[in-house]
Context: one part of a larger RNA
RNA sequence: CUGGGUUUAAAGGGUGCGUAGGCGGAUAACUAAGUCUAAGGUGAAAGUCUGUGGCUUAACUAUAGAAUUGCCUUGGAUACUGGUUAUCUUGAAUUGGGUUGAGGAUGGCGGAAUGUGACAUGUAGCGGUGAAAUGCAUAGAUAUGUCAUAGAACACCAAUUGCGAAGGCAGCCAUCUGGGCCUUGAUUGACGCUGAGGCACGAAAGCGUGGGGAGCGAACAGGAUUAGAUACCCUGGUAGUCCACGCCCUAAACGAUGCUAACUCGAUGUUUGGACAGUAAGUUUGAGCAUCCAAGCGAAAGCGUUAAGUUAGCCACCUGGGGAGUACGUUCGCAAGAAUGAAACUC
Numbered sequence: 001c002u003g004g005g006u007u008u009a010a011a012g013g014g015u016g017c018g019u020a021g022g023c024g025g026a027u028a029a030c031u032a033a034g035u036c037u038a039a040g041g042u043g044a045a046a047g048u049c050u051g052u053g054g055c056u057u058a059a060c061u062a063u064a065g066a067a068u069u070g071c072c073u074u075g076g077a078u079a080c081u082g083g084u085u086a087u088c089u090u091g092a093a094u095u096g097g098g099u100u101g102a103g104g105a106u107g108g109c110g111g112a113a114u115g116u117g118a119c120a121u122g123u124a125g126c127g128g129u130g131a132a133a134u135g136c137a138u139a140g141a142u143a144u145g146u147c148a149u150a151g152a153a154c155a156c157c158a159a160u161u162g163c164g165a166a167g168g169c170a171g172c173c174a175u176c177u178g179g180g181c182c183u184u185g186a187u188u189g190a191c192g193c194u195g196a197g198g199c200a201c202g203a204a205a206g207c208g209u210g211g212g213g214a215g216c217g218a219a220c221a222g223g224a225u226u227a228g229a230u231a232c233c234c235u236g237g238u239a240g241u242c243c244a245c246g247c248c249c250u251a252a253a254c255g256a257u258g259c260u261a262a263c264u265c266g267a268u269g270u271u272u273g274g275a276c277a278g279u280a281a282g283u284u285u286g287a288g289c290a291u292c293c294a295a296g297c298g299a300a301a302g303c304g305u306u307a308a309g310u311u312a313g314c315c316a317c318c319u320g321g322g323g324a325g326u327a328c329g330u331u332c333g334c335a336a337g338a339a340u341g342a343a344a345c346u347c
Base pairs, nucleotide, nucleotide: 004318005317006316007301008300012315014201015200016199017198021194022193023192025088026087027086028085029084030083031082033081034080035077036076037075038074039073040072041071042070048066049065050064051063052062053061054060091191092188093187094186095185096183097182098181099180100179103177104176105175106174107173108172109171110154114150115149116148117147118146119145120144121143125136126135162169163168206247207246208245209244210243211242215241216240220236221235222234223233258314259313260312261311262310263309266292267291268290269289270288271287272286273285274284275283276282296303297302320347321346322345329340330339331338332337
């Protein structure tokens, strides 16, 4: 390389948009590049293979043929692929009408809880634990009430719910805005699928500048525990967590399952549309989210119209364990580091 694979054995890119490329619906005509066919030329010799012969045989060798799977030229064929032209509507999209949701951004508002401050009542404890102690408290704490203030998060509703490409998204209201789904007409007329590079987005932690800082809380300090205790438990507590702007670009970024299209029994629950009926577990038709199963698949666990079944197209990735996601080089980054990514050696 071929082949075989990628839920869990090595292996699906974190996710999307999209360039090149690859692949691509129906009908007709033309063309004849691919494709097929015929003839001619060429494809050195030796070698190889087959037949026959020569050295006693063999090795060796002579001769004839085949092969040389290729390339070129000319004539022809036209189903398929390609090209050109014309047309079509079922793929795709646009538009009209409806509908859905924690989809996104900005601004405003709300109550509970917590902390703090002030005032009042009130007195000796509070707090914490397995038990304690550190800690707080007669300079009046804890507790209770009223008022004020700060920041962060939104109980119940809440669900195997919903939305989003993924990350993710949840108090309420307003404004701006993206998407999906249903439906009957109309419009365009293959405009499609995938997508190496590329671009954009990308939890948490971390970084830069400026704010903010209630609670929680790496580091750190103290108290315990213990043989020790650089821990688990307790009392404190800085960065951080929050906001704005700019970076970082990684995760068990998981469904450990790439995207698209077609086909292959059913049952149940649920979300959200349409149609028909008109009261019943109604019937039916879409789009989701789940559960259980037929066929089939699978090493099994299991998957099973949301496939891991049967096929097609395109991309990514794997090829024994360790060394190693390391070294070196390069690119990116303020840094932390990220991306790319070996070998010796060893079993």